Source information: The RNA shown here (transfer RNA) has 73 nucleotides and comes from Candidatus Opitulatrix roisinitermitis. The RNAcentral record of the sequence draws on ENA.

RNA sequence: CUCCCUGUAGCUCAGUGGAUAGAGUGCUUGAUUCCGGUUCAAGAGGUCGUAGGUUCAAAUCCUAUCAGGGAGG
Repeated sequence: CUCCCUGUAGCUCAGUGGAUAGAGUGCUUGAUUCCGGUUCAAGAGGUCGUAGGUUCAAAUCCUAUCAGGGAGG
């Protein structure tokens, strides 16, 4: 320098054009318990890496860019 992969909740990940963006785990509160753990219930938590474009509609498609990883020279 060229090419490829990844980026979504604190963490690990799903979601490949259309319902309010979801799961597990973690966190908070309550119940249970003598207390804690376990279990159960409820809740909070997201500018979908960033910017622009296409579209009636974008996490999803296109372009550029940033970060991490890989291959080649």